Predicted 3D model of a 73-nucleotide RNA (transfer RNA) from Ectocarpus siliculosus. The gene name in the source record is tRNA-Arg. Lineage of the source: Eukaryota > Ochrophyta > Phaeophyceae > Ectocarpaceae > Ectocarpus. Rfam family: tRNA. Rfam describes the family as follows. Transfer RNA (tRNA) molecules are approximately 80 nucleotides in length.
[in-house]
Order: sequence, then structure tokens, then C1' cells
RNA sequence: GCCCCUGUGGCCCAAUGGAUAAGGCGUCACCCUCCUAAGGUGAAUAUUGCGAGUUCGAAUCUCGCCAGGGGUU
Repeated sequence: GCCCCUGUGGCCCAAUGGAUAAGGCGUCACCCUCCUAAGGUGAAUAUUGCGAGUUCGAAUCUCGCCAGGGGUU
């Protein structure tokens, strides 16, 4: 250089092109407890890597970048 894969809350990980982006861990508040842990209830946290395009509609399809991983001369 070329080819392939991956990129989604603090972390992990879902989501046939149909919209409110699900879940787990963690965090915060409250309940419970003598206290802590466990348990219970609730809350916050995602411009879905960046930009453009296609579409009535894009995390999802297309193109170009960026980052990481793998393969190859």
C1' cells in the first nucleotide's frame, strides 16, 4: 500500500430501514438495617467515532475520513 472486521451512556452489550435506542454492571437519592453488605423503589447518564449522501423515515444502506484489531506482498 491493498483486503477484512470493529467503533452505541463511565464499562459491557442488544436493537428486520418504522423512531421512545433495550438490558446488565457501576453511579446518585430514598426505603430497609444499630452500621455496613445484601435486598427494594426511583433517578441521571447515548447528538449511535466524524462528515456527506440515499430514503417519507438511517444505529442499520452508500461514499469519504478518523481510531483500534487482523490478514497479505